[in-house]
């Protein structure tokens, strides 16, 4: 090393394949079964070989070949047969091995058992019907084969079956289970580790040994791959344990050890064992543990915030006293093993030491959700799980403080399940929200009246077997605890067996009449087919009469018409559709059905007898009917009318109106099968209050009622419902049966399959893409909806603007500047009640810097006053003059100069960060609140309603009673009286004057202070006997006397940081602040506002009358001179009912002009003055004389007024040195006109509609242009699956075999022969592999189709209001 046993089929590994008896559960008969266990009986006596060696030899190697020797529990006969096996019942067959230490191990044969395999059935077991048919060894028979075994398993004959709507076949995806997670449970997702079963072991196919494999580390063939090779040929299989390399978001040591537990051999020692037990790595998970305790307020320091006072970070830290888990160094040290054997390991534990030491981070802070502030940023960076933040005060973004939650963790991101009663068995809906098939017969299902007996299938009880352990639950016990293990209970809701019960349901028999049908008499009806008939309308034809227009239309126009229309008669002729009757009547399943007649027919009510005897209800497939529109083929066509023509409208009108017209509308046959085919409500049965109408029948009396059945409508309880509403015709209580629904677009679309002549129908996805979409109802806005009322809102009237000319504002352009704000109404003669300097905020230029202003601080100096240099002045600068006031005698108080500095200062920004004022709607009538009621709520009621008002005023009514801001009233001016009081006011009557000048009076006016007066109070009418109105009287006034102050909730992010105040934000030798000039006053040109005119009702010239209401000392300023005047000198009165502005004009009288660019009207320009003021050049007003433009009454448009108004005539004030055509006031003269509410335009109230709510200047649709995005088609190209036809045909079992060959048995005559075997060779079957033509799916394709998204893109306006033609649905 070999022979030879046994094991190697276990034990470890993965989940590719399998929708299957593979798994789970639970029964079953036709079997096997090494070692193990018990038993019965035996283990005699023979042979022939071979390894290993030896020799010789082929190969590169793997690895053989020949000679030769030999052993055996290795192999081959004989003998025996208790049982055992076969059998035609007679018989036949068939077994061992020994070894030895003598005490055992073996060995054969059999029975029984245990394990274990292997078969067969019941039931369980994903998903798609846009897979519906599938099957020939299929399905059964026979007979043979063949396995351990039943068995088409196999063959060979017969027969023509088997499987499927309870889902076959197919096409996906998939190991299955016990478990796991979730969740109250039903469920509903999964199947990692544990544990059982299955299959697998490069891929495919084959056997072989065996007690089991068709075997993971065996074998044989094919085929991909990968080494070796001498090219001839060989070797290989980590889905074993580590480990490597790739992939990937990702997943560990090439460790220790058999020391336990198991397992294989082996009598045993002992070997083997990446099972197995440690150990490493990884916060991946569960579970402990620490990272310190205590005290400690100057509430330190720093941060951080801040009202600057403080708060917070904080007892937190520092300090002071403790303590040592854990580490760390040091000693000791188990159990785990019953004797020996300890990988783990000097390991868990213990013991001493030092020492606060060696240990905290992650997220989040808008709301959901526990936790807030300032700083940057400025719709930018950026955040977001959903809502959704950010555009200059972000608790949302960064960062900061502080803060809240968890803690060795904490976020984040997949993923399942909860909440999701959001697929609803438990436990949903379907009238409008998503949903009732257009209807109706009807199979299969599914449900089914009343009684009797049986039966036990299903129920139900109780027993037994099972329902592996482990898992959850429950009590225990062990590691210091716990995580973890362990031990015992209970559970495992299931399945099968056995016995009982028989009530319910199911079956089998029999009975019954209330469903349900029959039958017999009535009976209403547009119920269906068909045929025949009729009158009126239309049109069209003939024929008279008869003329110039008819026709349409919002108006028109195309059209017809002298060749006779239209109109009118009379005749025929055609096709179509049936006026009154006609009705929420009536029939029918629905679609639908309407002149009269006839025939043929279906179906319903009712009335009664009497018969059947549950015959019945729904109802997937399927089948029939099914409006319109369309199609096909033949008819028909009078009227209407898709399409088409033309006239109009119009920005445009492929439209809405006209006028023509053709398919269609009709018929007949055969199609399509859809409608908004609606009651948006499936069919049936049963039961719940009524009340009124009315259609067919019935019955019964008081003959005009009642009751019943069957139908129809309308209201209403209870109930329901999200409201609406619905309510014996249910949308209510219940039953049964079918259909349909699960956000919104994409879409009723694609693709497939069916149907169809064809339009197209019927079934029916997805990707993607949004946080909505949708349904009732509120409240409100809004409508070219509706009713009512008001208002100079219209109408009636009078005067304007718009045309000229100036003024003035304003936009625009200019400019160094033309500050700067108002911008529909509600800017625009507006802030500004007054810009040469100032004002002034702009611009140019020249100064200043604690500053032109304020407060505090430190020095000098009183403050101040005067001359004077230089300069545009601001400034810079030099010279005299002055020494006050207060006092504790230290000084202080005002004021100047210097100096430091906190600091001033800004008409710089934000009016969208305010505040205050203000406009507007609007002096319209209204806007709300308590309580109560009503509604699930939002809200409503009240305030709506009848009357009435300027009024929510004010009456009645009423589930509403009361209230409040607002109306109105108090207040103020006028208008009447009355008293008080009479000066500066006034003057009847006496006196007096030029003159109320004086005296005198206070009667009047008048002036200003208290009052009275008006209140629908009174008659009369009308109203509801109410408020109220209408008409009177009186009265100065009459209905709110008139005119004014007075403006409710709010709307307009209206208007204002330029009045003022104010947050933040920005300048600080300037974005402050001083000065001189300039500019705000520009000037091709638009518009607002006025003014003065365009003449005679007027200009003009002389004369002559009459207010009011203001105003004045730095003023008003008489009067007198002076001047043409402006206005100047001079100087009285007046702080004013005294004086003074200040002659009021229009207006009356008289001359004058006489229709013109005028005696009209004044711009403009020229010379001369004057006044103001430091100055009048740019840039003021005014006088005188000259000059003498437009303008003859103003398109379209548009504004104001209802009485002392409009118009018009003139004073006055304020601002202001000077400057008014503006503005505030003021008197004088003084009108027209209102039927009326139909329109315009504001408003209030009620109702309607609404897809509007930043609320109609809403909202929204569709084509086209970009730009992305996923999809569908597509000539075609390119993959991968299957399956079937040929064909080749390895390996290999299993059959032949006449070649070739053989030790063991049998004969033998010893040559040899048979049995039998082995090799070739053959056949059947056979993988892979060629080839073919299919069938499914993917993946890409020029183009193409449609979809979906996207801050301001183009046409148009279809929809919502009566959306301006009501919308809408099917259909061409």
């Nucleotide at each position: 090393a070999g022979u030879g046993g046994c094991g190697c089929a276990c034990g470890g590994g993965u989940g590719a394949g399998u929708a299957a008896c593979a798994c789970g559960u639970g029964g079953g008969a036709a079997u096997c079964u090494g070692c193990c266990u018990a038993u019965u009986g035996g283990u005699g006596g023979g042979g022939a070989a071979u390894a290993a060696c030896u020799u010789u030899u082929g190969g590169a190697a793997a690895c053989g070949a020949a000679a030769g020797c030999u052993a055996a529990u290795a192999c081959c006969g004989c003998a025996u047969a208790a049982g055992c096996c076969c059998u035609a019942a007679g018989g036949g067959g068939g077994a061992a091995a020994g070894a030895u230490u003598u005490a055992u191990c073996g060995c054969c044969a059999a029975u029984a058992g245990a394990u274990g395999a292997g078969c067969c059935c019941g039931c369980g077991c994903u998903a798609g019907a846009u897979u519906a048919g599938c099957u020939a060894g299929u399905u059964g028979g026979u007979g043979a084969g063949g396995u351990a075994a039943g068995a088409g398993c196999u063959c060979a004959c017969c027969a023509a079956g088997g499987c499927u709507a309870c889902g076959a076949u197919c096409u996906a995806u998939a190991g299955c289970u016990g478990g796991u997670c979730u969740g109250a449970g039903a469920g509903g997702a999964u199947g990692g580790u544990c544990a059982g079963c299955c299959a697998c072991a490069c891929u495919g196919g084959g056997a072989c040994u065996g007690a089991g494999a068709c075997a993971c580390g065996g074998c044989c063939c094919a085929g991909a791959c990968u080494c070796c090779u001498a090219c001839g040929g060989g070797a290989g299989g980590c889905a074993g344990c580590a480990g490597u390399g790739g992939g990937g978001a990702a997943u560990c040591u090439u460790g220790c050890a058999c020391a336990a537990u198991g397992g294989a051999g082996g009598a045993a020692a002992c070997u083997c064992u990446g099972a197995u037990g440690c150990a490493g790595c990884g916060a991946u998970g569960c579970c402990g543990c620490g990272u310190g305790a205590g005290u400690g307020a100057a509430g330190a320091a720093g941060g951080c915030c801040u009202u600057u006072g403080g708060g917070u970070u904080g007892u937190a830290a520092a300090g002071c006293u403790c303590u040592u888990u854990u580490g760390u160094a040091g000693g000791g040290g188990a159990a785990g093993a019953u004797a020996a054997u300890g990988a783990c390991u000097g390991u868990a534990c213990c013991c001493u030491a030092a020492g606060a030491a060696u240990a905290a981070g992650g997220u989040c802070c808008g709301g959901c959700u526990a936790a807030c502030u300032u700083c940057g940023u400025g719709c930018c960076a950026g955040c977001a799980g959903c809502c959704g933040c950010g555009g200059u005060a972000a608790u949302a973004c960064g960062a900061a403080g502080g803060g809240a939650c968890c803690u060795a963790g904490c976020g984040u991101a997949g993923u399942u399940c909860g909440g999701a009663a959001u697929u609803a068995c438990u436990g949903g809906g379907c009238g409008u929200a998503a949903a009732g098939c257009g209807c109706g017969c009807g199979u299969a299902g599914g449900c089914c009246g009343u009684u009797g007996a049986g039966u036990u299938a299903g129920u139900u009880a109780a027993u037994u077997g099972u329902g592996a352990a482990a898992u959850c639950c429950c009590a225990a016990a062990g590691c210091u605890u716990a995580a973890c293990u362990u031990u015992g209970g209970a559970a495992c809701u299931g399945c099968a067996a056995u016995u009982a019960a028989a009530a319910c349901u199911g079956c089998u028999c029999g009975a019954c009449u209330a469903g349900a049908g029959u039958u017999u008499g009535a009976u209403a009806g547009a119920g269906g087919a068909a045929a025949g008939c009729g009158g009126a309308a239309u049109a069209c034809a003939u024929a008279g009469u008869g003329u110039a227009g008819a026709g349409g239309u919002g108006a028109a126009a195309u059209u017809c018409g002298u060749a006779g229309a239209u109109a009118u008669u009379a005749u025929g002729u055609a096709g179509a559709a049936c006026a009154c009757c006609a009705g929420u009547u009536g029939c029918g399943a629905a679609g639908g059905c309407g002149g009269c007649u006839u025939u043929c027919u279906g179906g319903g009510u009712c009335a009664a007898c009497a018969c059947u005897g549950a015959c019945g209800c729904u109802g997937a497939g399927g089948c029939g009917c099914g409006a319109a529109a369309g199609u096909a083929u033949g008819g028909g066509u009078a009227g209407c009318a898709a399409a088409g023509a033309g006239g109009a409208u119009u920005a445009g009108a492929u439209a809405c109106c006209c006028u023509c017209g053709u398919a269609g509308u009709c018929c007949a046959u055969a199609c399509c099968a859809u409608a908004a085919a609606c009651g948006a409500u499936g069919a049936u049965u049963g039961c719940u209050a009524g009340a009124u109408g009315u259609u067919g029948g019935a019955a019964a009396u008081u003959u005009a009622u009642u009751u019943u059945c069957a139908g129809u409508a309308u209201c209403g309880c209870a109930g329901c419902u999200a409201a609406c509403g619905c309510a014996u015709u249910a949308a209510g209580c219940a039953a049964u049966c079918c259909g349909c629904c699960u956000g919104g677009g994409g879409a009723g679309u694609a693709c497939g399959a069916c149907c169809g002549c064809a339009a197209g129908g019927u079934u029916a996805a997805a990707a993607c893409u949004c946080a909505a979409a949708u349904g009732a109802a509120u409240u409100g806005a809004c409508g070219g909806g509706g009713a009512c009322c008001c208002g100079c809102a219209c109408a009636a009237g009078c005067g304007g603007u718009g045309g000229a000319g100036u003024a003035u504002g304003u936009g625009g352009u200019u400019u160094a500047a033309u500050u700067c704000g108002a911008u529909g109404c509600a800017a625009c003669g507006c802030g500004a009640a007054g810009a040469a300097c100032c004002u002034u905020a702009c611009c140019a230029g020249g100064g200043c810097u604690u500053g032109a202003c304020a407060u505090c601080c430190u020095g000098c100096g009183a403050a101040c006053c005067u001359c004077u240099g230089g300069g545009a002045a601001a400034c810079c600068g030099g010279a005299g003059g002055g020494u006050g006031c207060c006092u504790u005698c230290g000084g202080g108080a005002a004021c100047g100069c210097a100096g430091a500095g906190a600091c001033a200062g800004g008409u710089g920004g934000u009016g969208c960060a305010u505040g205050g004022c203000u406009g507007u709607c609007g002096u319209c009538a209204u806007c709300u609140c308590g309580u109560g009621u009503c509604g699930u709520g939002a809200g409503a009621u009240g305030u709506u309603g009848g009357g009435u008002u300027a009024a929510g005023u004010c009456c009645c009514g009423c589930a509403a009673c009361g209230a409040g801001c607002g109306c109105a009233a108090c207040c103020c001016a006028c208008g009447u009286c009355u008293u008080u009081a009479g000066u500066u006011g006034c003057c009847a009557g006496c006196a007096u004057u030029c003159a109320g000048u004086u005296g005198g009076g206070c009667a009047c006016u008048c002036u200003a202070g208290a009052g009275a007066g008006a209140c629908c109070g009174c008659c009369g009418g009308u109203g509801a006997c109410a408020a109220a109105c209408c008409g009177g009287a009186g009265g100065a006034a009459g209905g709110u006397g008139u005119g004014g102050a007075u403006g409710a909730c709010g709307u307009c992010a209206a208007g204002u940081c330029a009045u003022c105040a104010u947050g933040c934000c920005c300048c600080u030798u300037a974005c402050g602040u001083c000065c001189u000039g300039g500019g705000c006053u520009a000037c091709a040109c638009a518009c607002g506002u006025a003014c003065u005119a365009c003449a005679a009702u007027g200009c003009u010239a002389c004369g002559g009358a009459c207010a009011a209401a203001g105003a004045g000392c730095a003023g008003c300023g008489a009067g007198c001179u002076c001047g043409c005047g402006a206005g100047a000198g001079u100087c009285a009165g007046c702080a004013a009912a005294u004086c003074u502005c200040a002659u009021a004009a229009a207006c009356c009288g008289u001359g004058g002009c006489u229709c013109a660019g005028u005696u009209c009207a004044g711009a403009u320009c020229g010379u001369a003055g004057g006044c103001u003021g430091c100055a009048a050049c740019u840039c003021g007003c005014c006088u005188a004389c000259g000059u003498g433009a437009a303008g003859g009454a103003g398109g379209a448009a548009u504004c104001g007024c209802u009485a002392g108004u409009a118009a018009u005539c003139g004073c006055a004030g304020g601002u202001c040195a000077g400057c008014a055509u503006a503005c505030u006031g003021c008197g004088g003269u003084g009108a027209a006109u209102a039927c009326g509410u139909u329109c315009c335009c504001g408003g209030g109230c009620c109702u309607u509609g609404u897809a509007c709510a930043u609320a109609c200047c809403g909202c929204c649709c569709g084509u086209c242009a970009c730009a992305c995005c996923a999809u569908g088609g597509a000539a075609g190209u390119u993959g991968g699956c299957c399956a079937c036809g040929c064909c080749c045909g390895a390996a290999g079992u299993c059959g032949u075999u006449a070649c070739u060959u053989c030790a063991a048995c049998c004969c033998c005559u010893c040559g040899g022969g048979g049995a039998g075997g082995a090799g070739g060779a053959u056949g059947c079957c056979g993988a892979a592999g060629g080839u073919g033509g299919g069938g499914c799916u993917g993946a890409u394709g020029a183009c193409u189709g449609g979809g979906g998204u996207g801050a301001a893109g183009u046409c148009g306006u279809a929809a919502c209001a009566a959306g301006g033609u009501a919308a809408c649905c099917g259909u061409a």